[in-house]
Molecule: SAM riboswitch aptamer (S box leader)
Organism: Rhinopithecimicrobium faecis
RNA sequence: GAUUUAUAAAGAAGUGGUGAGAGACUGGCUCCGCGACCCACUGGCAACCUUCAAGUGAUUGAAAAGGUGCCAAAUCCUGUCCAAGGUCCUAUUGAUCUUGGAGCAUAUAAAUU
Numbered sequence: 001g002a003u004u005u006a007u008a009a010a011g012a013a014g015u016g017g018u019g020a021g022a023g024a025c026u027g028g029c030u031c032c033g034c035g036a037c038c039c040a041c042u043g044g045c046a047a048c049c050u051u052c053a054a055g056u057g058a059u060u061g062a063a064a065a066g067g068u069g070c071c072a073a074a075u076c077c078u079g080u081c082c083a084a085g086g087u088c089c090u091a092u093u094g095a096u097c098u099u100g101g102a103g104c105a106u107a108u109a110a111a112u113u
Stems, first nucleotide, its partner, number of pairs: 001113008013042005021031003025079001027077002043071003048067002050063005075105001080102009
C1' cells in the first nucleotide's frame, strides 16, 4: 500500500518549542501572530485490542496496568443516487432549497496479505 469487519451527532487541554498557514480532496464555512497547524511533556477521554466475571454461544457486565487512537466545530457541512416536501420557472425529463435514507470518500481499530 491492498482487502475484510466494526465504529464515526457522545466524550476529553494545559505548559513549553517553533512560527504560517490549518481544518484529507471539491465548493462553502470556520480556526489562526490574543500564535492556529505541527512537535515534546504532563493531564485527560474513550474502550478497538487487552484483562476479569457470567453465558454452550451470540452476547452482556466490570476494569484501565499494557498496545493503538483521540482531546474546535456532526467525519465542521457538502459532493453520487433515491424518497417526501417547499420555492422559482419559459410549466419541462428544468433550477434550487429543506429533511430523511442509501452510497462514495476519509479517519481509526482489529485481522489477513